[in-house]
Small-subunit ribosomal RNA, 5' domain from an uncultured delta proteobacterium, 543 nucleotides, folded computationally. The RNAcentral record of the full RNA draws on ENA and Greengenes. Its mean pLDDT, the model's own confidence on a scale to 100, is 87.
Context: one part of a larger RNA
RNA sequence: GAACGAACGCUGGCGGCGUGCCUAACACAUGCAAGUCGAGCGAGAAAGGGGGUUUCGGCCCCUGAGUAAAGCGGCGGACGGGUGAGUAACACGUGGGUGACCUGCCCCUAAGACUGGGAUAACCCACCGAAAGGGGGGCUAAUACCGGAUGGGGCCACGGGAGUAGGCUCUCGUGGUCAAAGGGAGCUUCUUUUAGGGAGCUUUCGCUUAGGGAGGGGCCCGCGGCCUAUCAGCUUGUUGGUGAGGUAACGGCUCACCAAGGCAAAGACGGGUAGCUGGUCUGAGAGGAUGGCCAGCCACACGGGGACUGAGAUACGGCCCCGACUCCUACGGGAGGCAGCAGUGGGGAAUCUUGGGCAAUGGGCGAAAGCCUGACCCAGCGACGCCGCGUGGGUGAUGAAGGCCUUCGGGUCGUAAAGCCCUGUCGGGCGGGAAGAAAGCCUUGGGGUUGAAAAUACCCUAGGGUUGACGGUACCGCCAAAGGAAGCACCGGCCAACUCCGUGCCAGCAGCCGCGGUAAGACGGAGGGUGCAAGCGUUGUUC
Numbered sequence: 001g002a003a004c005g006a007a008c009g010c011u012g013g014c015g016g017c018g019u020g021c022c023u024a025a026c027a028c029a030u031g032c033a034a035g036u037c038g039a040g041c042g043a044g045a046a047a048g049g050g051g052g053u054u055u056c057g058g059c060c061c062c063u064g065a066g067u068a069a070a071g072c073g074g075c076g077g078a079c080g081g082g083u084g085a086g087u088a089a090c091a092c093g094u095g096g097g098u099g100a101c102c103u104g105c106c107c108c109u110a111a112g113a114c115u116g117g118g119a120u121a122a123c124c125c126a127c128c129g130a131a132a133g134g135g136g137g138g139c140u141a142a143u144a145c146c147g148g149a150u151g152g153g154g155c156c157a158c159g160g161g162a163g164u165a166g167g168c169u170c171u172c173g174u175g176g177u178c179a180a181a182g183g184g185a186g187c188u189u190c191u192u193u194u195a196g197g198g199a200g201c202u203u204u205c206g207c208u209u210a211g212g213g214a215g216g217g218g219c220c221c222g223c224g225g226c227c228u229a230u231c232a233g234c235u236u237g238u239u240g241g242u243g244a245g246g247u248a249a250c251g252g253c254u255c256a257c258c259a260a261g262g263c264a265a266a267g268a269c270g271g272g273u274a275g276c277u278g279g280u281c282u283g284a285g286a287g288g289a290u291g292g293c294c295a296g297c298c299a300c301a302c303g304g305g306g307a308c309u310g311a312g313a314u315a316c317g318g319c320c321c322c323g324a325c326u327c328c329u330a331c332g333g334g335a336g337g338c339a340g341c342a343g344u345g346g347g348g349a350a351u352c353u354u355g356g357g358c359a360a361u362g363g364g365c366g367a368a369a370g371c372c373u374g375a376c377c378c379a380g381c382g383a384c385g386c387c388g389c390g391u392g393g394g395u396g397a398u399g400a401a402g403g404c405c406u407u408c409g410g411g412u413c414g415u416a417a418a419g420c421c422c423u424g425u426c427g428g429g430c431g432g433g434a435a436g437a438a439a440g441c442c443u444u445g446g447g448g449u450u451g452a453a454a455a456u457a458c459c460c461u462a463g464g465g466u467u468g469a470c471g472g473u474a475c476c477g478c479c480a481a482a483g484g485a486a487g488c489a490c491c492g493g494c495c496a497a498c499u500c501c502g503u504g505c506c507a508g509c510a511g512c513c514g515c516g517g518u519a520a521g522a523c524g525g526a527g528g529g530u531g532c533a534a535g536c537g538u539u540g541u542u543c
Stems, first nucleotide, its partner, number of pairs: 001543004006539005013389006019382002021347001026345003030342003035075003040072002048063006082300003092224007101217003106213007114148004123138003127134002153178011182205010226272003233263003238260008275297004279290004302323005325336004353379001355378003361375001362373004392422004402413004426484001428479005436470001440466010487532005492513003498527005508515002
């Protein structure tokens, strides 16, 4: 000198964009943060409103409404969001390998979806419990569950051929084994009259098997990046083999047996510290330091352990066990986990609102309308940072008054002020007033695909309608008015800026050198000056 997630002191007008618990991975009141689908399924209220009847207690009907809440089932809850405790490790970065692997939703291709069955929630009945909740009996549905059939094909076994790189690819044969689910809309037709029901066809959303793709992941390897030798030896699933188990998959991953190996001064093992990276800061560079915000990866979710479900699990707002802590209890037993967004206590030098909205972007579910979304978009608070703007411009000398200095002549603050003439940024008032919105949906037309045709459905396209939290904000116009808006540090040398008074090695200053003991440019005040400026200094840290 530069920099900062800063803090502290004095001061403080406005705006834009950023940014804000670095400490206790301390404990948490309260609210919200993950749901959705009735076009998978069965069932199905109440209040309120209207009517009828009544012995005024009530009862019944319509509506509310196939709504609410709940249940079965599907998909999502493994994403998104937080934190940095642990981790010196294939955790990360980079470059490769996988003939050792997986992949829901999405896209492409091929083939299929036939025929049966038994249950169980919800509901009803009664029971136990203070509660949380639980067991029993009875009824019922499905895209829930379970058989049988079929096999383009997959897998397994056996046999044969070709290529090859080890469990790879292609091909032939035999045997075995393995599937599925329906829903919506429309047209036609049948049926006992309606309500309704059945069949066929079309279309759409789904379903099954197989192959491929895209994207995502698992595993393995080369190389790279901290300190310590006042840590020198470490290791028994240890190192390798055979076999088995296990996994999506290789592997001592696990196990039995066998061998006795494996690592290390190019630092094993131990100890300390630490999430890693893109980057960031500094520096001419080389380098050094650093990893907050944003982005990628990893790890964790009260501490520890475990599995279940699932395409996928460290499963933050899932489950079980142990532990600490908090809460409820009828003392038998239960409930909980903010390192999600706000917020509270505590710790600390120190770090924000218990805000608005799903309008946009993105995500989950849904055919869609839509619902959910503390992701996100906005607003609020803090000069915490960067950037921009303002606090006025011109004129004005008997050089006013006043302050300070003085050699008493004067000098200086100083064109500075006043006065006069102007301007109108910001702030204030009044009025107008956005972009961010195009999709989707509704509607009116046109064209096309599907289908024998029609309808439906789908696609393209033109016009109209509908949707904004921010926000009556930005911005624009008008009005008034110099009116409301300057401080902080320094002035001995380094280092830019000097005098007076006070003090008298005192009080004090100080980054280093050093000042102060009676004329102190170094202490304190004043006048003046210098430097920065809505900031200026100090402290801390890095280069």